[in-house]
């Protein structure tokens, strides 16, 4: 701070995404400690149960309990007499009364407190809430302060007895009683009311003080010590109630609302103002500065977030409001219209004897539902604070603390040192290694959490009292030991490989990954991030300046209102005075606290907390300023407006006139057409058209002038004349003095089509009619035709209503046209110079994404209005409004897509342009298409017919030669270290040679013969046995390399620097000439260079020099039947090296120049001489994994090898390439001549015999300018006479040769026989432009044999090219593209 994703690339515009930081969070996986927060966001559902508000016996009766004293009664234990029957002292327990007494008990009657704490956030767009004022319109219990005061009486009433009703809750009747309860009387002020007097304030209504008079109004007592309460009034505090000033969410597709509604007077009520509430009078009242109605919402202090500004938010703390199962009420009180109070309704729930009662967790726990989710039926009042009490003290789920959730924020650990044999293992691999890795292991340490033991607080101020907690914290022993993991690794984004998969499975936040080599699915193995958590999902804010206040835009990307007047609204020339609203700037008050930020401080730290600062950008107050903005006043003339003078205009409106043309009607000429079209047909015409001439008759437009020329606000306006009327411009410079601009609603105008009534209707013409065109033609052409186009009056209100550009003003280089009007100079027509208004061209600055705008701005300001926020959906659809309707105005959404768009570049493309080439057309000459064979492919059969090649660029292509081999296919029979090769290691044996037997052969199973070198370890060789390497013509040419075809032998592709452009890019390489050529010249912001073309190379014409065998012979010889046959010769052909030569070099026209012409001149050759090798960037994911070479997958008693047969040679068919032909320019026989190019030893084979032939037996020469192979058409002559022929040879049948292990499938040849189709071959198509096409042989490669094919030679030897419209194919330059996989593209509709 940015990034990503629209394009072939680029620049912009714009949208979706991502990287960032939060959360009272959830899910997923996965968890070691602690500290300090924090937790029902949903159902303001519904609740079982316990607890969450009492206290006061110093208010006050009675009662109970306890102790005590007392009394009557009562008579135990004991003692002692004793006659044993008893008696006497003696008082004990229990019970009844009665006094007193209490740290008791609970009901009651009084106070006081249950309007505080606690929860909720369901309503609430409000004076609720926040902030800041007002109360001269008000209260305020407890609690402080000060004055005064408490005299004296009565009457009840609850407990409580008794009765008596119900099931229960309660409840009634009688009777007794007490008070700080209740109620008279007295006193009484600074109280409160009336009615007055004086005196001072205030904004206003009044307020305040002195003070006369009159009426009303008070009290409780309680304790015995220090007190503690009552009354009245006055001022304090603290809480509050009213009231107003600004702020506080969407929605106008809600535009009008309101009846106690706005106000007045009067009264009611209240603590208090006030239509609160009432009677009466009035008709206001609120709204576009958004009433009213709908939806949403508790506000705030804060929190997240942000560079702010702002967006979002309102849990947790704190203020403040509202509620307390729904609605509704008032009691009681200081205070409530009361969460655990009443009542009354409703809706649930409970219990009921069916009459009837109870109940209210949005209190703390804690259940059920709801939900993706949110917790203990925990311990104490020690602490802090709350009621009550004189207090002691009680109560307190307020609160202080534990529990329980990684929910969050923060702190800690999970080991630290030292180790290289870089252990194992896993991944990976070129197999050599590299990763994981000092990581482990092993060695020395340590002990922070957890465990284990001892010790053990502060927290209480203030004597006692500690839940927390035997907790914090200390210490000791002791053991690496109990403590890591999630989530990524294609770009964005930090981190990669390998296996499986094979558009499957699957990822994915965007772009997008997955169809056999995924860095993107799964997994593994390494890496990166983070860390008790990591991810995900959900939501905010950023980033996005993507709603733009800060800080956008609106000519083509979304965006200028169709144009004009104008109300509100909003902004506004110059000068002075004045005010002080806005502005600036000083003081005050206020902005709680908590938080935030700074600085100390406390828990080891740190989170958390404290204690000081600051900051809270605001509101109010006040004193001071006076530029500016406003206000007010007083002046000015530049803005605006008037008046005079003047011309210019298709401005408007409404009457009347005028030719030309079409059509129609009469008549007249006059005859077969006519009209229309690419051609043509519907029509019209012989009942007389068309063309002609005259006469008429109607609507409609107004040629020429007419001009990027004139007016109007736009729409718009065009033949002449009048009336009527609007506005702009010049000139003058009298006149008023900002009167001005903009305009939301508003109101007018508004092209054409269409609507409504009535007229009109020549022509033209939707709709309909025919006729053509077509596959079809509900069009495009043609004939016809009717609304409609014309008038008037009235709707309609749209348009590419466009300058795709909103008005107004001010400024800001120039040049050049034209329209209207003044000026000035110089002139006889004229000419020049300058203003102001209009309208067009070019242009600099500037602006712009460019294209482009550019004084008529799209520049630079300022004012106002208008509209825009991704493409589709959709200008729909629903509501309003308007219109007769058509229809128009306003105008969404769900849904879906990652773009849709400007604009400019580069290419292809175009049944676009311009230029040009090519045997590309056209002119020719000869083929293909039809016949029969030969080949190749496609099909199709097949056990297999082995793979590949397939538009042009597959198809006599790979193949330049399948009868076995080849051969990979198929059948069927063997091997498995193997057919071959390399390397170990053992074991045998020389190698090697012959043989038998089985077999189809391959192979199996044997037998003889043979025995290397060294002393010697061992070694060569072979063969067997083990083992490492093998072997695939298996897939993948879409994983390759290497070769190759094609555009294309087409002129083209491109670099470097410079220079233009924001960039893609462009220029150079465009232009003008010119070439076969980006060949070249000229110009020229390009200058220069590479790959290409052109030359450099080969062969070919023509000369030359050298060289002279195996070629050659002119002269001289010699010689033959003949013959370079010999001697000889280099002269000449030739042969084979080197060289000249040709370059537009001369001449004449053209032309700047290159260059171009010429029946030119020379010269074998002329203007590239002719062929020939040579193939630029790149294209077609073009062919080839079966040439070969390779990655990678796949096979290993086979997908690998051997062998035999077969099969690549099938065959109803279709194509392609060729051979042969149809015949007279021929066949046929006879005779007779001339080549080149190259080939030959397992060869060519002269020449002799044989054979009708192929050939066969002989046999010379030759490894070759030696010797062998070796022409044919043509040429002569005969013959055949147009026939399926003496043309033509298919195909058969016979006999043969020859090659080779073999010629059945399946070889060529030769000879007798047979003698098929074929008489020139639709659409259609293919080669060629000179020694070429056509013809005619010959020769080689492969080869054992097999060419009609291919690759080469030579012989004979043509025809025609006016010319580039037009097909086909290319180049240039240029225009349009919504193409870019590039037109065999994009791309729209229906249907499935």
């Nucleotide at each position: 701070a940015g990034a990503g994703u629209u394009u072939g690339a680029u620049c912009c515009u714009g949208g979706c995404u991502c990287a960032g930081g939060a959360u009272g969070a959830a899910c997923g996986c996965u968890g070691g400690c602690g500290g300090c927060g924090u937790g029902c966001u949903u159902a303001a559902c519904a609740c079982a149960u316990g607890c969450a508000a009492g206290u006061c016996g110093a208010a006050c009766g009675a009662a109970g309990c306890g102790c005590g004293g007392g009394a009557a009664g009562g008579g135990a234990a004991g003692c002692u007499c004793u006659u044993c029957g008893g008696g006497g002292c003696g008082g004990a327990a229990g019970g009844u009364c009665u006094c007193g007494u209490g740290a008791c008990u609970g009901a009651g009657u009084g106070g006081c407190g249950g309007a505080c704490g606690g929860g909720u956030g369901a309503g609430u767009a409000a004076c609720g809430c926040g902030u800041g004022g007002g109360u001269a319109a008000c209260c305020u219990g407890c609690c402080c302060c000060a004055u005064a005061c408490a005299g004296g009486g009565g009457g009840a009433u609850a407990a409580c007895a008794g009765c008596c009703g119900g099931a229960a809750a309660c409840g009634g009747c009688u009777g007794c009683u007490a008070a700080u309860a209740c109620c008279g009387c007295a006193u009484g002020c600074a109280c409160a009311u009336g009615c007055g007097g004086a005196g001072g304030c205030g904004c206003a209504u009044g307020c305040c003080c002195c003070u006369g008079u009159a009426u009303g109004g008070a009290a409780a007592g309680c304790u015995u010590u220090u007190g503690c309460g009552g009354u009245a009034u006055g001022g304090g505090a603290u809480g509050g109630g009213c009231c107003c000033g600004c702020g506080u969410c969407u929605g106008a597709u809600u535009a009008g609302g309101c009846a106690g509604u706005u106000g007045g007077c009067g009264g009611g009520g209240u603590a208090a103002a006030g239509g609160c509430c009432c009677a009466c009078c009035a008709a206001a009242c609120c709204g576009a500065c958004g009433a009213u109605c709908a939806g949403u919402a508790g506000c705030c202090g804060g929190c997240c977030u942000g560079a702010g500004a702002g967006g979002g938010u309102g849990g947790c703390c704190g203020g403040c409001c509202a509620c307390a199962u729904u609605g509704g009420g008032a009691c009681u009180g200081a205070g409530a219209c009361a969460c655990g109070g009443c009542c009354c309704a409703a809706a649930c729930u409970c219990c009921u004897a069916c009459g009837g009662g109870a109940g209210g967790c949005a209190g703390c726990a804690g259940u059920g539902g709801g939900g993706a989710a949110u917790a203990u039926u925990g311990c104490a009042c020690a602490a802090u604070g709350g009621g009550g009490g004189a207090a002691a003290c009680c109560c307190u789920g307020a609160u202080g603390c534990a529990g329980c959730g990684a929910c969050g924020c923060c702190g800690c650990g999970u080991g630290g040192g030292u180790g290289a044999a870089g252990a194992a293992g896993u991944a990976u691999u070129u197999c050599g290694g590299u990763a994981u890795g000092u990581a482990a292991a092993g060695c020395c340490c340590u002990a922070u959490c957890a465990g284990c033991a001892g010790g053990g607080a502060a927290g209480a101020a203030g004597a006692a009292u500690g839940a927390c907690g035997g907790u914090a914290c200390c210490u000791g022993a002791c053991u690496a030991a109990g403590a890591a993991g999630c989530a990524c690794c294609g770009g964005c984004u930090a981190a990669a490989u390998a296996c499986g998969u094979g558009c499957c499975a699957g990822c994915a936040g965007c772009c997008g990954c997955g169809g056999u080599a995924a860095u993107a699915c799964g997994u593994a193995u390494g890496g990166u991030g983070c860390a008790a958590g990591c991810g995900u999902u959900a939501u905010c804010c950023g980033g996005a300046u993507u709603u733009a206040c800060u800080g956008g835009g609106u000519g083509u990307a979304a965006a200028g209102g169709g144009a004009g007047c104008g109300c509100a609204g909003g902004c506004g020339g110059c000068g002075c005075g004045u005010u002080a609203a806005g502005c600036c700037u000083g003081g005050u008050g206020u902005g709680a606290a908590a938080g935030c930020c700074c600085g100390c401080g406390g828990c080891c730290c740190a989170a958390c907390c404290g204690c000081g600062g600051g900051a809270c950008u605001g509101c109010a107050u006040u004193g001071g300023g006076a530029a500016c903005u406003g206000g007010c006043g007083c002046g000015c003339u530049g803005g605006a407006g008037u008046g005079c003078c003047g011309g210019a205009g298709g401005g408007g409106u409404a009457g009347g006139c005028g030719g030309a043309a079409u059509u129609c009607c009469u008549a007249g000429u006059g005859u077969a057409g006519c009209g229309g079209u690419g051609a043509a047909a519907u029509g019209c015409g012989u009942a007389g058209a068309u063309a002609u001439u005259a006469g008429g008759a109607g609507g409609a437009a107004c040629a020429c002038c007419a001009g990027u020329g004139g007016c109007g606000a736009a729409g718009g306006c065009g033949g002449c004349c009048u009336a009527c009327u609007g506005g702009a411009c010049g000139g003058u410079g009298a006149c008023u003095g900002a009167c001005g601009c903009u305009g939301a609603g508003g109101c007018u105008c508004g092209a054409a089509a269409g609507c409504g009534u009535g007229g009109g209707g020549a022509g033209c013409a939707a709709a309909c009619a025919g006729g053509a065109u077509u596959a079809g033609a509900u069009a495009c052409c043609c004939u016809g035709g009717u609304a409609g186009u014309c008038c008037a009056c009235g709707c309609c209100g749209u348009a590419a209503a466009c300058g795709a550009u909103g008005a107004a003003u001010a400024c800001u280089a120039g040049g050049u046209g034209u329209c209207g009007g003044g000026c000035c100079c110089c002139a006889u027509u004229g000419g020049g110079g300058g203003c102001c208004g209009g309208u067009g061209c070019c242009g600099c600055a500037g602006c712009a994404a460019a294209c482009g705008c550019a004084g008529u701005a799209a520049g630079u300001a300022u004012u106002c209005c208008a509209c825009c926020u991704g493409g589709g959906g959709a200008g729909u659809a629903c509501g309003c409004c308007g219109g007769c309707a058509a229809c128009g105005g306003u105008g969404a959404a769900a849904c879906u897509c990652a773009a849709a768009g400007g604009a400019a570049u580069u290419g292809a493309c175009g049944g676009g342009g311009g230029c040009c080439c090519g045997c590309a057309c056209a002119a020719g000459c000869g083929g293909a298409g039809g016949a029969a064979c030969a080949u190749g492919u496609g099909g199709u059969u097949u056990a297999a017919u082995u793979c590949g090649a397939u538009g042009a660029u597959a198809c006599g292509c790979g193949a330049g030669g399948a009868a076995c081999c080849u051969u990979a296919c198929c059948c069927g029979g063997g091997c498995u270290c193997a057919a071959a090769c390399g390397g170990a290691a053992c074991a045998g044996g020389a190698a090697u040679g012959u043989u038998u037997u089985u077999g189809a052969a391959a192979g199996g199973a044997g037998g003889c013969a043979g025995c290397c070198a060294g002393c010697a370890a061992u070694g060569g060789c072979c063969u067997g046995u083990u083992c490492c390497g093998a072997g695939g013509u298996g897939c993948u040419g879409c994983a390759u390399g290497g070769u190759u075809g094609u555009c294309g032998u087409c002129a083209g592709c491109u670099c470097g620097u410079g220079c233009c452009g924001u960039g893609a890019g462009g220029u150079g390489u465009c232009g003008g000439c010119u070439u076969a050529a980006g060949u070249g010249c000229c110009a020229u912001a390009a200058c220069g260079a590479g790959c290409g073309c052109a030359a450099c190379c080969c062969c070919u014409a023509c000369c030359g020099a050298c060289a002279g065998u195996u070629g050659c012979u002119a002269a001289c010889u010699g010689g033959u039947g003949a013959a370079g046959c010999a001697g000889a010769g280099g002269a000449c052909u030739c042969u084979g090296u080197c060289g000249g030569g040709a370059c537009u070099g001369c001449c004449g026209g053209c032309g700047c120049a290159a260059g171009c012409u010429g029946c030119g001149a020379g010269g074998a050759a002329g203007g590239c001489g002719g062929g020939g090798a040579u193939g630029a960037c790149g294209u077609c994911a073009a062919a080839u994994c079966a040439g070969c070479a390779c990655g990678g997958c796949c096979c290993u008693u086979a997908c690998g090898u051997c062998c035999g047969g077969g099969g690549c040679g099938a065959c109803a068919c279709a194509c392609g390439u060729g051979u042969u032909a149809c015949a007279a320019u021929g066949g046929c026989a006879g005779g007779u001549a001339c080549a080149g190019c190259g080939g030959g030893a397992a060869g060519c084979c002269a020449c002799u015999u044989g054979g009708c032939g192929a050939c066969a037996a002989g046999g010379a020469g030759c490894g070759g300018a030696g010797c062998c192979c070796g022409a044919a058409a043509a040429c002569c002559u005969g013959u055949c006479u147009c026939a399926g022929u003496u043309c033509g040879g298919a195909u058969u049948g016979g006999a043969g040769u020859c090659u080779g292990c073999a010629a059945c499938c399946c070889g060529a040849c030769u000879c007798c026989a047979u003698g098929a189709a074929g008489c020139u071959g639709g659409a259609u198509u293919c080669g060629c432009u000179a020694g070429u096409a056509a013809u005619c042989g010959c020769g080689a490669a492969u080869c054992a044999g097999a060419a009609u094919g291919u690759c080469g030679c030579g012989g004979u030897g043509a025809a025609u090219a006016c010319g580039u419209u037009c097909c086909c194919g290319g180049g240039c330059c240029u225009u349009g593209u919504a193409c870019a996989c590039a037109c065999c593209g994009c791309c729209c509709g229906u249907c499935a």
A computed fold for a 1392-nucleotide RNA from an uncultured bacterium, annotated as small-subunit ribosomal RNA. The RNAcentral record of the sequence draws on ENA. The prediction has a mean pLDDT of 85.